[in-house]
RNA sequence: CUAAAUGAAGAGCUGAAUCCAGGACAGCCUGGAGCGGGGGAACUUCUUUUUCUGGGGUGAAUCGCAUUUUGCGUAGGGCCUAUACCUUUGGUCCGAAUCCGUCAACUAACCUCGUAAGCUAAGAAAGGUGAAAAU
Repeated sequence: CUAAAUGAAGAGCUGAAUCCAGGACAGCCUGGAGCGGGGGAACUUCUUUUUCUGGGGUGAAUCGCAUUUUGCGUAGGGCCUAUACCUUUGGUCCGAAUCCGUCAACUAACCUCGUAAGCUAAGAAAGGUGAAAAU
C1' cells in the first nucleotide's frame, strides 16, 4: 500500500539481526549454519598517562557558528532505478542514542558476545560494466 479497524497473507525499506532443527506453549528457550561485534602475540606504531581537560567501544551520526535548553550549517549516511556494481545529475530524509568503568593501538593462534528494534506509497533520469534466463 488494498476506505478505516482487527486477523491472516503478500511486496518492500533502515539495520549484523536471517534460515534450519528440537523443546516449550501466547509474545520464549537450546543447538547449528550464515551474518555482525569485542578482547587478544611477534613485527610495526604511539609516546602520554599515572580520578583528570581520564580513556575506550557499537553506530552514518562528527564538527562549527549563533539571536544558544533552540536554530542554521556540516564530515558522513540512507531512500527515490524492486538496479547486482560503478559514475553523473535531480529530489528527499537522517546527521541520534547508548555501553564499558580507570582499562583495551594493530594483532596469527585462541577466547568471547549479538542475531534486536522500527517502518511504508512517493511510484526520478542518463551512461557504463557484470550475471542469469529465454529466443

c-di-AMP riboswitch aptamer (ydaO/yuaA leader) from Dehalobacter sp., 135 nucleotides, folded computationally. The coordinates come from a structure-prediction model, not an experiment, and the mean pLDDT is 78.